[in-house]
Molecule: c-di-AMP riboswitch aptamer (ydaO/yuaA leader)
Organism: Brevibacillus fluminis
RNA sequence: UUGCAUAUUCGGCCUAAUCCCGGGGCAUCCGGGAACGGAGGAACCAAUCUUUUGGGGUUAAUUCUGCAGCAGAUGCAGAAGGGAUGAGAAACUCUUUCGCCAUCCUACCCGUCAGCUAACUUCGUCGGCUAAAGCGGAGGAGGU
Numbered sequence: 001u002u003g004c005a006u007a008u009u010c011g012g013c014c015u016a017a018u019c020c021c022g023g024g025g026c027a028u029c030c031g032g033g034a035a036c037g038g039a040g041g042a043a044c045c046a047a048u049c050u051u052u053u054g055g056g057g058u059u060a061a062u063u064c065u066g067c068a069g070c071a072g073a074u075g076c077a078g079a080a081g082g083g084a085u086g087a088g089a090a091a092c093u094c095u096u097u098c099g100c101c102a103u104c105c106u107a108c109c110c111g112u113c114a115g116c117u118a119a120c121u122u123c124g125u126c127g128g129c130u131a132a133a134g135c136g137g138a139g140g141a142g143g144u
Stems, first nucleotide, its partner, number of pairs: 011130004018034006035125006045115001054113001055110004062080007082105005092142009
């Protein structure tokens, strides 16, 4: 000097999963508030049938086709559908949205049981990733 790997910090990203206050044995714990998200739960409406072919819930994450698998689970590939990212599109900062392109994308729970649902009741605030990053259109807010 260059390359690779690891760790930390700052920044950024997915997700509801964040912020603040108090106490304390002060990284770990306890309590409270706000914010965000989920579930149960009348009337009316819906359903007049459903019920082991169980049923239902969270999530964007479901369905179909082919092959393998004894069935099934599962694996591989493809398609449709849905979701995320692309800092740097823009005089500056933040942000919404549309088109094309590129890349990536599930897992879990309830336990025979739940339609909607005001009041009300109740639960969660985890976890994961990152040095890579395109081209255009239409806006909004703020400050200068």